SAM riboswitch aptamer (S box leader) from Rummeliibacillus suwonensis, 103 nucleotides, folded computationally.
Model confidence (mean pLDDT): 84 of 100.
The organism belongs to Rummeliibacillus, within Bacteria.
It was read from a public genome assembly, where an Rfam model found it.
Its Rfam family is "SAM riboswitch aptamer (S box leader)". Rfam's curators write: The SAM riboswitch is found upstream of a number of genes which code for proteins involved in methionine or cysteine biosynthesis in Gram-positive bacteria.
RNA sequence: UUCUUAUCCAGAGAGAUGGAGGGACUUGGCCCUGUGAAAUCUCAGCAACCACCGUUUUUGGUAAGGUGCUAAUUCCAGUAGACGUAUGUCUAGCAGAUAAGAA
Numbered sequence: 001u002u003c004u005u006a007u008c009c010a011g012a013g014a015g016a017u018g019g020a021g022g023g024a025c026u027u028g029g030c031c032c033u034g035u036g037a038a039a040u041c042u043c044a045g046c047a048a049c050c051a052c053c054g055u056u057u058u059u060g061g062u063a064a065g066g067u068g069c070u071a072a073u074u075c076c077a078g079u080a081g082a083c084g085u086a087u088g089u090c091u092a093g094c095a096g097a098u099a100a101g102a103a
Base pairs, nucleotide, nucleotide: 001103002102003101004100005099006098007097008096013043014042015041016040017039021032022031023030026078027077028076029075044070045069046068049066050065051062052061053060054059074095079092080091081090082089083088
């Protein structure tokens, strides 16, 4: 990097450095940000994929370890379909993120 499978309306922030952007990409919207963005570091926390302990074949628990995460549903929409007079609502998909496995 690619492929497969699972999940994505829940949850969880302070400090230091830094100094203008950020919310994946693109378009539109909306929002965060000098009352300090990104990034890095420290500490803390959340969750429970792997792991571990039971249960015994689908469920309960733990959080020392490997990851991940800690504004807003993956911030919302975009493509297709259904419904609706309509702002829209719902379903599926695309793209993306994370984990585990494989090449």